This is a predicted structure of a 90-nucleotide RNA (c-di-GMP-I riboswitch aptamer) from Gracilibacillus orientalis. Its mean pLDDT, the model's own confidence on a scale to 100, is 83.
RNA sequence: GUACGAUAAUAGCAAAACCACUGAAAAGUGGUGACGCAAAGCUAUAGGGGCUAAGGUGAAAUAUACUCACUAUGCCUGCCAGUUGCCGAA
Numbered sequence: 001g002u003a004c005g006a007u008a009a010u011a012g013c014a015a016a017a018c019c020a021c022u023g024a025a026a027a028g029u030g031g032u033g034a035c036g037c038a039a040a041g042c043u044a045u046a047g048g049g050g051c052u053a054a055g056g057u058g059a060a061a062u063a064u065a066c067u068c069a070c071u072a073u074g075c076c077u078g079c080c081a082g083u084u085g086c087c088g089a090a
Base pairs, nucleotide, nucleotide: 004088005087012037013036017032018031019030020029021028022027035078041083042082043081047080048079049076050075051074055071056070057069058068059067
């Protein structure tokens, strides 16, 4: 230095749920709270995968209503992953 990850040490992050706000929704932000995490740091136009469907398109309908399907430019990295990094037992 690389790989690796301990009943180590110094730190860190914050699931679900609840409250408020934003949003069409998925979801996000803040507070409370800790399920857990060796990257639960960053990256969504490096790549894969997933969620939503406002807008758009099509069908039905023909009543200006309602319904169904497709679609991301929207969202998720605590799904895989790319990338950067603390410590130093075996």